[in-house]
């Protein structure tokens, strides 16, 4: 230099045809249980804000009524070729 795969909350990881972003699990917080804990169960949990509301899928553009998803450029990670 060229080719392929990937980048989504605190972490792993879904969303497969473009149509409510964050299912599910872990972690964390609260409550119940316990003499007290552990285990287990229930509820909550992206960010900002008093609220209304605003923002959020690596970064910047584009297409579209609508983009995590499609297109272009760039950055980063892993693999392959030279």
């Nucleotide at each position: 230099g060229c080719c392929c795969a990937g980048g989504u909350g605190g972490u792993g990881g879904a969303a497969u045809u473009g149509g409510u972003a964050g299912a599910c699990a872990c972690g964390c917080g609260g409550c119940a249980c316990u003499u007290a804990a552990a285990c287990u169960g229930c509820c909550g949990u992206g960010g900002g804000g008093a609220a209304a509301c605003c923002c959020g899928u690596g970064c910047g553009g584009g297409u579209u009524c609508a983009a995590g998803u499609c297109c272009c450029g760039c950055c980063c990670u892993g693999g392959g070729c030279a």